[in-house]
Context: one part of a larger RNA
RNA sequence: CCCUCGCUAAGGAACUCGGCAAAAUUACCCCGUAACUUUGGGAGAAGGGGUUCCACCGUAAGGUGGACGCAGUAAAGAGGCUCAGGCGACUGUUUAGCAAAAACACAGGUGUCUGCGAACUCGUAAGAGGAUGUAUAGGCACUGACGCCUGCCCGGUGCCGGAAGGUUAAUGGGAGAGGUCAUCUCUGAAAGGGGAGAAGCCUUGAACUGAAGCCCCGGUAAACGGCGGCCGUAACUAUAACGGUCCUAAGGUAGCGAAAUUCCUUGUCGGGUAAGUUCCGACCCGCAUGAAUGGCGUAACGAUCUGAGCGCUGUCUCGGCGAGGGGCUCG
Numbered sequence: 001c002c003c004u005c006g007c008u009a010a011g012g013a014a015c016u017c018g019g020c021a022a023a024a025u026u027a028c029c030c031c032g033u034a035a036c037u038u039u040g041g042g043a044g045a046a047g048g049g050g051u052u053c054c055a056c057c058g059u060a061a062g063g064u065g066g067a068c069g070c071a072g073u074a075a076a077g078a079g080g081c082u083c084a085g086g087c088g089a090c091u092g093u094u095u096a097g098c099a100a101a102a103a104c105a106c107a108g109g110u111g112u113c114u115g116c117g118a119a120c121u122c123g124u125a126a127g128a129g130g131a132u133g134u135a136u137a138g139g140c141a142c143u144g145a146c147g148c149c150u151g152c153c154c155g156g157u158g159c160c161g162g163a164a165g166g167u168u169a170a171u172g173g174g175a176g177a178g179g180u181c182a183u184c185u186c187u188g189a190a191a192g193g194g195g196a197g198a199a200g201c202c203u204u205g206a207a208c209u210g211a212a213g214c215c216c217c218g219g220u221a222a223a224c225g226g227c228g229g230c231c232g233u234a235a236c237u238a239u240a241a242c243g244g245u246c247c248u249a250a251g252g253u254a255g256c257g258a259a260a261u262u263c264c265u266u267g268u269c270g271g272g273u274a275a276g277u278u279c280c281g282a283c284c285c286g287c288a289u290g291a292a293u294g295g296c297g298u299a300a301c302g303a304u305c306u307g308a309g310c311g312c313u314g315u316c317u318c319g320g321c322g323a324g325g326g327g328c329u330c331g
Stems, first nucleotide, its partner, number of pairs: 001326008010317002014315001019312001027051005036041001038145001052067006068072001080310007087302002092104002108143007120129003146297004151227003156224002158220005165215003172208001176204005183196005228246005255289001256286001267283005
């Protein structure tokens, strides 16, 4: 010096990113117990008192009287508590080996597909699962208890429906064109050369025919998504219920709001502190909130996150002392 412990005057979070760590609380009995609440809870709320031994009484729980100590759950083991807020309803699940959470799941909600040899999944198939189930069932997707709610837009994309018209493949069709060639013909004495060319075969091939799809016409947002700008106006000023104008498919409703979202920003005001970039309550000028990519509340719950207080302490002022083990020295 390190590790693991014990004690520590006065103070008591002044430490620190942060009470991290430590201390404190702790059992049983009795008294007592708030807001809020889904009436179950909250609750062991909080906060107090008691606990040994002896005698007598009592079945006992216990009662009465007495005794001792600094101390009686006499050692050990055994909740710290409260207030406020964010997130997630809850119990659960998760990154085996840096993350346990606000992430996942969840009951509940909604949409959509599926009539049964179901949809869907695996498999080339047979076959199997779904299911020895049958729409109060099963698959998929989103949301995520409960309460109050969930506004407007179908122009784009997707999905569903429609079939009049446009476009459109193979196929059918075969006008026509080409190749080959019996043969004919021209020329030549001949060999040969030039030209035309039936049938067949071969190559090519227009019109016309032709489904879905696409175009088109509708529907659909708890489908993917989207939800404006400028100017003026009231008897102080300021502001604008009001008006004008441009654009749009429609211009953000209820609610919430400097927020897990606010750049400017430590916004402004209020609270708490002697002093508060955090916190709580408001305001609204929302850079860039907003309604199942759910909105706003919410009792209970949480090894969650944030702020405050009481208790308690070597976290600190600021150190000190001690124990055991190691290091170190000698052997």

This is a predicted structure of a 331-nucleotide part of an RNA (large-subunit ribosomal RNA, domain IV) from a Thermodesulfovibrionales bacterium. Rfam family: Bacterial large subunit ribosomal RNA. The organism belongs to Thermodesulfovibrionales, within Bacteria. Its mean pLDDT, the model's own confidence on a scale to 100, is 88.